[in-house]
RNA sequence: GGGCUAGUGAUCUAGUGGCUAUGAUGUCUCCCUUACAAGGAGAAUAUCGGAGGUUCGAGUCCUCCCUGGCCCA
Numbered sequence: 001g002g003g004c005u006a007g008u009g010a011u012c013u014a015g016u017g018g019c020u021a022u023g024a025u026g027u028c029u030c031c032c033u034u035a036c037a038a039g040g041a042g043a044a045u046a047u048c049g050g051a052g053g054u055u056c057g058a059g060u061c062c063u064c065c066c067u068g069g070c071c072c073a
Stems, first nucleotide, its partner, number of pairs: 001072007010025003018056001027043005049065005
């Protein structure tokens, strides 16, 4: 330098262009307990790596860039 691939709450993760973006773990509050753990109920946390574009509508499609991984040279 070229090709492929990944980037979504604190962490891991689901998500055919048609919703207010899914679940688990973790965190916080309450219940339960003498207490802790386990269990039950609830809450907060992501405008989806960045910037443009296409579209009535983009996490999803296109372009460029950034970061990680793999391969070729």